[in-house]
Context: one part of a larger RNA
RNA sequence: UGACGGGGGCCCGCACAAGCGGUGGAUUAUGUGGAUUUAAUUCGAUGCAACGCGAAAAACCUUACCUGGCCUUGACAUGUAGCGAACUUUCCAGAGAUGGAUUGGUGCUCGAAAGAGAACGCUAACACAGGUGCUGCAUGGCUGUCGUCAGCUCGUGUCGUGAGAUGUUGGGUUAAGUCCCGCAACGAGCGCAACCCUUGCCAUUAAUUGCCAUCAUUUAGUUGGGCACUUUAAUGGGACUGCCGGUGACAAACCGGAGGAAGGUGGGGAUGACGUCAAGUCCUCAUGGCCCUUAUGGCCAGGGCUUCACACGUAAUACAAUGGUCGGUACAGAGGGUUGCCAAGCCGCGAGGUGGAGCCAAUCCCAGAAAGCCGAUCGUAGUCCGGAUUGUAGUCUGCAACUCGACUACAUGAAGUCGGAAUCGCUAGUAAUCGCGGAUCAGCAUGUCGCGGUGAAUACGUUCCCGGGCCUUGUACA
Numbered sequence: 001u002g003a004c005g006g007g008g009g010c011c012c013g014c015a016c017a018a019g020c021g022g023u024g025g026a027u028u029a030u031g032u033g034g035a036u037u038u039a040a041u042u043c044g045a046u047g048c049a050a051c052g053c054g055a056a057a058a059a060c061c062u063u064a065c066c067u068g069g070c071c072u073u074g075a076c077a078u079g080u081a082g083c084g085a086a087c088u089u090u091c092c093a094g095a096g097a098u099g100g101a102u103u104g105g106u107g108c109u110c111g112a113a114a115g116a117g118a119a120c121g122c123u124a125a126c127a128c129a130g131g132u133g134c135u136g137c138a139u140g141g142c143u144g145u146c147g148u149c150a151g152c153u154c155g156u157g158u159c160g161u162g163a164g165a166u167g168u169u170g171g172g173u174u175a176a177g178u179c180c181c182g183c184a185a186c187g188a189g190c191g192c193a194a195c196c197c198u199u200g201c202c203a204u205u206a207a208u209u210g211c212c213a214u215c216a217u218u219u220a221g222u223u224g225g226g227c228a229c230u231u232u233a234a235u236g237g238g239a240c241u242g243c244c245g246g247u248g249a250c251a252a253a254c255c256g257g258a259g260g261a262a263g264g265u266g267g268g269g270a271u272g273a274c275g276u277c278a279a280g281u282c283c284u285c286a287u288g289g290c291c292c293u294u295a296u297g298g299c300c301a302g303g304g305c306u307u308c309a310c311a312c313g314u315a316a317u318a319c320a321a322u323g324g325u326c327g328g329u330a331c332a333g334a335g336g337g338u339u340g341c342c343a344a345g346c347c348g349c350g351a352g353g354u355g356g357a358g359c360c361a362a363u364c365c366c367a368g369a370a371a372g373c374c375g376a377u378c379g380u381a382g383u384c385c386g387g388a389u390u391g392u393a394g395u396c397u398g399c400a401a402c403u404c405g406a407c408u409a410c411a412u413g414a415a416g417u418c419g420g421a422a423u424c425g426c427u428a429g430u431a432a433u434c435g436c437g438g439a440u441c442a443g444c445a446u447g448u449c450g451c452g453g454u455g456a457a458u459a460c461g462u463u464c465c466c467g468g469g470c471c472u473u474g475u476a477c478a
Base pairs, nucleotide, nucleotide: 001478002477003475004474005473007472008471009470010469011468012467013466015462016461019426020425021424022423023422026317027316028315029314030313031312032311033310034308043054044053065303066302067301068300069299070298071297074128078127079126080124081123082122083121084120087104090101091100092099093098108117109116110115130292131291133290134289135288139286140285141281142280143279144277146275151190152189153188154187155186156185157166158165159164170181171180172179196269197268198267199266201237202236203235204234205233206232207231210227211226212225215224216223240263243257244256245255246254247253319419323378324377325376326375327374328373329372335366336365337364340359341358345354346353347352385416390411391410392409393408394407395406396405432454433453434452435451436450437449438448
């Protein structure tokens, strides 16, 4: 100087407390472990910070694994030599990779021609290719975490023999090393804040595909008309403790108030200091070293990653009446669409089929929002709750749904009556609850990323648990 303390003081955080809803019990989905199983069940991630994680889609492909069948200058790159343009038709064998046979075909540039060249294909030999092989404890890059915590340092000066100290401590204050005052310090840098995006208010400009107050018109903003309103999208304004009162040290600031759409960082996001964990990743990529080179490389078919006594994590659905079912009826936002979204109409109980209008989209389509509201029924039951499981019949995607897809109809109706010890999230348009969309994607979503609808309760307080910051103290620790 640090680190540590079941030392002290001060302070903060959904850390506790106060509340609301869960998890832990059931079934299913998904990930992980495994004395499981296997020919293989590819690999990585392992307290917080692995476990709906890499994977924003494992039937084939993906795919790295296994079995079998094949190739050896190779699927891919550059160089040398030779031959042929490239390309293309058909047939046979085979699981295919591949092997064999066969048809058509001569282009482009230079040149009078012979020939030469470019591109592409085949053959040969060698330099080489190739490796998701090992080492993340050789590395770059990227990422997690402490933590959006308020810290981490430097120059000069001063103090100390020195390691170092001071500044950065102290008195106040703040979300903040934020600001003020003081001070052997005076300044400065990386962080904080601001600048950026979005949302909330207003104005100006603009008015189609958007909107409709006034005037006509219509089944319908449909048409004429208009751009006031809504909205869209560009530019500005607006909030600064600016004003008033009080407290304070005449400070910084705090408390209350006015005005205001908004008030003291207005809400949300992006933004992550010096560093810590030899944290994670050589399976994104790059890369040192090592290793393989008729194989640890390459091609193909089939299988596996989907196993199953069990254990754990994360979710979905429930156990019902604030509910289930049936009928009627209302209101979003944000997205996506040409290999696409697909309307009306018709067929089917339905998944869906048919159909073909419109749309490269403020125009058309996906698209019916659902909870809600109004009626009816059920009457506390393992039920008109719950939907697992299984059978049968189908639909769709796709060469192909057996291993191993999703969905539909009928039948079947399991466990489950609110969950032990323990444990998680959340402070406001939040929790809870309700649906909608996107990426991935042929098909497949209870995952994930977004979007809006309805919309709470509680916070006395900081004694305690956990984590963190500052000062101080002890130490046989570095």